[in-house]
RNA sequence: GCCGGGGUAGCACAACGGUAGUGCAGCGCUUUUGUAAAGCGCAGGUUGCGUGUUCGAAUCACGUCCCCGGCU
Numbered sequence: 001g002c003c004g005g006g007g008u009a010g011c012a013c014a015a016c017g018g019u020a021g022u023g024c025a026g027c028g029c030u031u032u033u034g035u036a037a038a039g040c041g042c043a044g045g046u047u048g049c050g051u052g053u054u055c056g057a058a059u060c061a062c063g064u065c066c067c068c069g070g071c072u
Stems, first nucleotide, its partner, number of pairs: 001071007010024004018055001026042005048064005
C1' cells in the first nucleotide's frame, strides 16, 4: 500500500430504513437473624467522528480515526 471483518450502556453482545434492546454489573424494594441466592422495579446511549441520501439512518453512500485478520 491492497482486501476483508469490526467500533452500539461500565463489560459481553443484539437490532427487515420506522420507539435502540438483552444478559451481567450498578441502585432501590421484597424475602432472610444477617449475607448470598431468588423475585420485582429503576437508572444508564452525541450507535467511533464528520458530511450526504431519505419524510425518516445504528442500518445506505462518501470521507476520516482506531482495533483484528489476510496479501504484498